[in-house]
RNA sequence: AUGAUUAUUAUGGGAGAGCGUAUGUUGCAUACCACCGAAGGAGCAAGUUCAUAAAAGAUCCCUUAUGAAUUAAUCUCUCAGGUAACCGAACCAUAAUAGGACG
Numbered sequence: 001a002u003g004a005u006u007a008u009u010a011u012g013g014g015a016g017a018g019c020g021u022a023u024g025u026u027g028c029a030u031a032c033c034a035c036c037g038a039a040g041g042a043g044c045a046a047g048u049u050c051a052u053a054a055a056a057g058a059u060c061c062c063u064u065a066u067g068a069a070u071u072a073a074u075c076u077c078u079c080a081g082g083u084a085a086c087c088g089a090a091c092c093a094u095a096a097u098a099g100g101a102c103g
Stems, first nucleotide, its partner, number of pairs: 006098008018033001020032005034083003040079001041077003047070008
């Protein structure tokens, strides 16, 4: 002296789906029905690894099969959350802070 991945904060943008019914202490809460996926959460592919068996066969490697582990999302589920406005919202951009990969 360059300042990556990442994390936090602020600002801006940011979809979907009933202003449903009933009751109550009535912006809300509870119960029921209908729906949404982009807080969060959960599940899975290929691949990789390990073990066993078979073939080959001196052994290993390679190949095939079975089982286990690991592993992704804006996919799937709808637990949670949400279905007028407000709030929230994955993700994107900008700025600051932390950090210090690479050079």

Notes:
Glycine riboswitch aptamer from Amphibacillus marinus, 103 nucleotides, folded computationally. It was read from a public genome assembly, where an Rfam model found it. Rfam family: Glycine riboswitch aptamer. Rfam describes the family as follows. This family represents the bacterial glycine riboswitch.